[in-house]
RNA sequence: UGAGCCGGCGGGACGAUCGCGGUCCUUCGGGAUCGAGGAAAGUCCGGACUCCACAGGGCAUGACGCUGGGUAACUCCCAGGCGGAGCGAUCCGACGGACAGUGCAACAGAGAGCAGACCGCCGAUGGGCGGGUCCGCUUCGGCGGCCCGUCACAGGCAAGGGUGAAACGGUGGGGUAAGAGCCCACCAGCGGUGCGGGUGACCGCACCGGCUCGGUAAACCCCGUCAGGAGCAAGACCGAGCAGGGACAGGGCGGCCCGUCCGCGAUGUCCCGGGUAGGUCGCACGAGGCCGCCGGUGACGGCGGUCCCAGAGAGAUGAUCGUCCUCGACAGGAUCCGGCUUACACGCCGACUCACCAC
Numbered sequence: 001u002g003a004g005c006c007g008g009c010g011g012g013a014c015g016a017u018c019g020c021g022g023u024c025c026u027u028c029g030g031g032a033u034c035g036a037g038g039a040a041a042g043u044c045c046g047g048a049c050u051c052c053a054c055a056g057g058g059c060a061u062g063a064c065g066c067u068g069g070g071u072a073a074c075u076c077c078c079a080g081g082c083g084g085a086g087c088g089a090u091c092c093g094a095c096g097g098a099c100a101g102u103g104c105a106a107c108a109g110a111g112a113g114c115a116g117a118c119c120g121c122c123g124a125u126g127g128g129c130g131g132g133u134c135c136g137c138u139u140c141g142g143c144g145g146c147c148c149g150u151c152a153c154a155g156g157c158a159a160g161g162g163u164g165a166a167a168c169g170g171u172g173g174g175g176u177a178a179g180a181g182c183c184c185a186c187c188a189g190c191g192g193u194g195c196g197g198g199u200g201a202c203c204g205c206a207c208c209g210g211c212u213c214g215g216u217a218a219a220c221c222c223c224g225u226c227a228g229g230a231g232c233a234a235g236a237c238c239g240a241g242c243a244g245g246g247a248c249a250g251g252g253c254g255g256c257c258c259g260u261c262c263g264c265g266a267u268g269u270c271c272c273g274g275g276u277a278g279g280u281c282g283c284a285c286g287a288g289g290c291c292g293c294c295g296g297u298g299a300c301g302g303c304g305g306u307c308c309c310a311g312a313g314a315g316a317u318g319a320u321c322g323u324c325c326u327c328g329a330c331a332g333g334a335u336c337c338g339g340c341u342u343a344c345a346c347g348c349c350g351a352c353u354c355a356c357c358a359c
Base pairs, nucleotide, nucleotide: 001355002354003353004352006350007349008348009347010346012324013323014322015321016320017319018318020035021034022033023032024031025030037330041341042340044339045338046337047336048335049231050230051229052228061227062226063225064224065223066080067079068078069077070076081095082093083092084091085090096222097221101220102219103216104215118161119160120157121156122155125154126153127151128150129149130148131147132146134145135144136143137142169187170186171185172184173183174182188212190209191208192207193206194205195204196203197202235281236280237279238278244272245271246270247269248268249267252264253263254262255261256259288307289306290305291304292303293302294301295300325328
């Protein structure tokens, strides 16, 4: 210098005028102060909080699944192990079980699960045909045996070719008719034992074994861990009006045995509980922000100081003008918090890797 790979930060600035929402003050004119995000988003996980249910346990269903740690908790985060990709920094991995059982594998291919023979190799053995100067028998026509050649018929093989994502270890030697873990050596893999290192996942070394056993569980399933349900329109308190119930008063009406009787009842006053509209709370001091020190590789934790930072309910943060710059992305709360995921113009900072060049 170029290419790359991780992590972090910012996300127009300032001023004026007019507006919007909360709180406080007010002499009711107004004034003071605060007012979105890193994702406020998706609503995908984990919690706080609230109500309901609940003796204990199980079934079903769902999520998760290497080890150690962090945390209120997690499927999140940190550190590591193992496997894979990359020269590397680094990245990716639902990363328990495929001898508990069931299932699946398109196309191609001969054959895809306790597989298979298309081309190919062989044809020792058996068979057909031809030959022989050999042997035996003969009724002299031949027959049988043995040997040689040939056919590739029975049959043998799985080394080589070919198909596939995957074809039942690899290389070399022996062996054979041709071959094959059939046998042997080495290697790989699997299993076992011992020793050593590590908290652990796991790693290293040595020896032994049978010679090899495929893949797929974000397929059913098995094993283990976790989960009671609904959610702030949760829920709590106050509570008109109307309807309902009760007490008292009661103009009036009806009944008959005509009374100090019984019944109905407009209206008025008071009371009652449930609860609608509406109001208040939940609801903004919190697993809080910032700074410093300490512990830890780190996630994170401890201590001290400091700050108060939206809280609506038809739902507030905008408009205009001026100056400047690198000309401004994605997008806006609605109970709160910790994560994950997704969107994002442009700019800045830091760590590291590779290549080339110069000193």

The RNA shown here (Bacterial RNase P class A) has 359 nucleotides and comes from an Acidimicrobiia bacterium. A source record names the gene rnpB. Its Rfam family is "Bacterial RNase P class A". Its family is annotated with tRNA processing, dimeric ribonuclease P complex and ribonuclease P activity in the Gene Ontology. RNAcentral holds the sequence, with entries from ENA. Its mean pLDDT, the model's own confidence on a scale to 100, is 79. Taxonomically the source falls in Acidimicrobiia (Bacteria, Bacillati, Actinomycetota).